SAM riboswitch aptamer (S box leader) from uncultured Gemmiger sp., 95 nucleotides, folded computationally. The model forms 97% of the base pairs in the Rfam consensus.

RNA sequence: CUUAUCAAGAGUGGCUGAGGGAACAGGCCCGAUGAAGCCCGACAACCUGCAUGUAUGUGCAAGGUGCCAAUUCCUGCGGGAAACCGAAAGAUAAG
Numbered sequence: 001c002u003u004a005u006c007a008a009g010a011g012u013g014g015c016u017g018a019g020g021g022a023a024c025a026g027g028c029c030c031g032a033u034g035a036a037g038c039c040c041g042a043c044a045a046c047c048u049g050c051a052u053g054u055a056u057g058u059g060c061a062a063g064g065u066g067c068c069a070a071u072u073c074c075u076g077c078g079g080g081a082a083a084c085c086g087a088a089a090g091a092u093a094a095g
Stems, first nucleotide, its partner, number of pairs: 001095006011040001013039003019030003024076004041068001043066001046064002048061005072089001077086003
């Protein structure tokens, strides 16, 4: 840079100990009944493997990733009376 997805899902565990929700701004929240981090565990199934077989789909597994408060927590730009839709930015996967 391109393509796809982003409304679902997942801890009463161990260590540790004050922050965290991507960045900026504004909100709103989470947190000593334990934040972030590490380990373990779980979830999911993009790639992968196997089976079936051409509906290029379905099923099983979980090796490479990912992920485990709130829609990607909400708003920021455009349309709309609103609900909402789209974009941008971001995240993840594959190339």